RNA sequence: ACAUCAUCAAGAGCAGCAGAGGGACUGGCCCUGUGAAGCUGCGGCAACCUUCCGGAGGGAAAGGUGCCAAUUCCAGCAGAUUUAUAUAUCUGACAGAUGAGCG
Numbered sequence: 001a002c003a004u005c006a007u008c009a010a011g012a013g014c015a016g017c018a019g020a021g022g023g024a025c026u027g028g029c030c031c032u033g034u035g036a037a038g039c040u041g042c043g044g045c046a047a048c049c050u051u052c053c054g055g056a057g058g059g060a061a062a063g064g065u066g067c068c069a070a071u072u073c074c075a076g077c078a079g080a081u082u083u084a085u086a087u088a089u090c091u092g093a094c095a096g097a098u099g100a101g102c103g
Base pairs, nucleotide, nucleotide: 002103004100005099006098007097008096013042014041015040016039017038021031022030023029025076026075027074028073043068044067045066048064049063050060051059052058053057072095077092078091079090080089081088
């Protein structure tokens, strides 16, 4: 890096350094000098791996990851319903993220 499988409507932030960007991509819409990204310290959430009782289903959180604005912020392709249109709602893909095991 590629492919497979699972999940993505919930949850969880302060301080220091630093200085303008960030939310994958595109469009929108947002966040941001009342300080962005990044790094560090401490804290927290969740429970994929892990572990306990087990039939289902529950419990734990020391360790390996992950995460801590907005549903994966919304839409991007296709279909269904609605409308005169704009639009709105729903479903499934695509893309993306995270984890697991294998090559």

Record summary: Predicted 3D model of a 103-nucleotide RNA (SAM riboswitch aptamer (S box leader)) from Megasphaera cerevisiae DSM 20462.